[in-house]
RNA sequence: CGAGACGGCCGGAUGGCCGCGUCCCGGCGAGGGCAACCCCGUCGGGAUGAGGAAAGUCCGAGCUCCACAGCGCAGGGUAGCGGGUAACGCCCGUCCGCCGCGAGGCGAGGACCAGCGCCACAGUGACGAUGCCGGCGGCCCUGCCGCCGGAGUGAAACGCGGCAAGCUCUACCCGGAGCAAGGCCAAAUAGGAGGGCGAUCCCCGGUUCGCCGGGGGAGAGGUGCGCUGCCCAGCCCUCGGGUCGGCCGCAAGAGCCGCCGGGCAACCGGCGGUCGGAGAUGGAUGGUCAUCCCCGCUCGGGCUUCGGCCCGGGCGGGACAGAACUCGGCUUACAGGCCGCCUCGCUGA
RNA sequence: GGGCCCAUAGCUCAAUUGGUCAGAGUCCCCGGCUCAUAACCGGGUUGUUGCUGGUUCAAGUCCAGCUGGGCCCACCA
Numbered sequence: 001c002g003a004g005a006c007g008g009c010c011g012g013a014u015g016g017c018c019g020c021g022u023c024c025c026g027g028c029g030a031g032g033g034c035a036a037c038c039c040c041g042u043c044g045g046g047a048u049g050a051g052g053a054a055a056g057u058c059c060g061a062g063c064u065c066c067a068c069a070g071c072g073c074a075g076g077g078u079a080g081c082g083g084g085u086a087a088c089g090c091c092c093g094u095c096c097g098c099c100g101c102g103a104g105g106c107g108a109g110g111a112c113c114a115g116c117g118c119c120a121c122a123g124u125g126a127c128g129a130u131g132c133c134g135g136c137g138g139c140c141c142u143g144c145c146g147c148c149g150g151a152g153u154g155a156a157a158c159g160c161g162g163c164a165a166g167c168u169c170u171a172c173c174c175g176g177a178g179c180a181a182g183g184c185c186a187a188a189u190a191g192g193a194g195g196g197c198g199a200u201c202c203c204c205g206g207u208u209c210g211c212c213g214g215g216g217g218a219g220a221g222g223u224g225c226g227c228u229g230c231c232c233a234g235c236c237c238u239c240g241g242g243u244c245g246g247c248c249g250c251a252a253g254a255g256c257c258g259c260c261g262g263g264c265a266a267c268c269g270g271c272g273g274u275c276g277g278a279g280a281u282g283g284a285u286g287g288u289c290a291u292c293c294c295c296g297c298u299c300g301g302g303c304u305u306c307g308g309c310c311c312g313g314g315c316g317g318g319a320c321a322g323a324a325c326u327c328g329g330c331u332u333a334c335a336g337g338c339c340g341c342c343u344c345g346c347u348g349a
Numbered sequence: 350g351g352g353c354c355c356a357u358a359g360c361u362c363a364a365u366u367g368g369u370c371a372g373a374g375u376c377c378c379c380g381g382c383u384c385a386u387a388a389c390c391g392g393g394u395u396g397u398u399g400c401u402g403g404u405u406c407a408a409g410u411c412c413a414g415c416u417g418g419g420c421c422c423a424c425c426a
Base pairs, nucleotide, nucleotide: 001345002344003343004342006340007339008338009337010336012292013291014290015289016288017287018286020049021048022047023046024045025044026043027042028041029040031038032037051320055331056330058329059328060327061326062325063178064177065176066175068229069228070227071226072225073224075174076173077172078171079170080094081093082092083091084090095109096107097106098105099104110169111168115167116166117163118162119161127159132150133149134148135147136146137145138144139143182248183247184246185245192239193238194237195236196235197234201216202215203214204213205212206211219232221230241425242424243423253275255274256273257272258271259270260269261268262267293318294317295316296315297314298313299312300311301310302309303308350422351421352420353419354418355417356416359375360374361373362372368406377393378392379391380390381389399415400414401413402412403411
């Protein structure tokens, strides 16, 4: 210098003008709406306002409801070994296999001596066996049988064959639904119709004759099924009717940085410092101008070891994409650029 | 916002437990029949199985990730 491998990071900056959402303060005006509720409108000021993926919704959690607890079946998932984590299909280490000259990369990598199933074409033969060549042995000897070796086909050739991202078995994990969860309020209506299931049942005791207590039986109830306890008085399906409203949920950490200690590492513990936080409901976070920055093309001038470099100007471009209950991961998309470490090749000292 | 499903010729569908060159009907093209057209008869083209990888000897089929399309879910009594 060229070609690569891995890890980490940034992903335009500053200012002016105009504009938007949320919150706070002040002035003025006056409410919107049946109501709950919002304080509303406007003016001025202040604070604050997207991402590394906010995405796909692929895993795992928090949170909420299904009244609660347990067992079994079904179903789903994971898979060398060990560790980390709140948890995971994530991360780290390591063994083995494959790929690469290498740095490195990839791997759903348990079990076909429990069972079932499949193995196209080729080949004698795909688990039932035995064709060709050579050798040896036996016999009822133009041949047949047995054993050994070889060639050939094929992914696999007789050997407890190959295939489990085929059924299955083994070990371990998982109850289900999802913020349109769910809670409170308001308004309106036919607080409706059809179908299915169950109960006001039985026994004993008491009774003020309304019922009460105990036992038995039957039904609904973790959004697959069944059972047990428990618990409750109605439950399920279908078709209709009304509203298109308000408030809560809905915003303070499984944060970040440094040092020390443990550990190969992921990570954990301690101490100190630091930051403070978007929250809509037709859904805000934008537009424009100027200067600068980065990249590409091009013009002029200068230098040159002819590879390019420097100065000035012009034109074009600056990606992927955008919160909607919140986190930890994975995957996918992404103009351009920076840093660290490593490998291979060529050249020079 | 959340949940679920589908993708094969231009169109509608097949393809057994993964197996040899993925098939039918229709459409289209050519020829015949007819004065001509339709119907009818004969022949033919139909394809990156949505895309990209993986498992496997072998993938439309099994697995993963993307792309496109479709369906359902509000509250009150």
Predicted 3D model of RNase P RNA and transfer RNA as a complex of 426 nucleotides. The prediction has a mean pLDDT of 76. It holds a member of the Rfam family "Bacterial RNase P class A". Rfam classes the family as a ribozyme. Its Rfam clan is "RNaseP clan".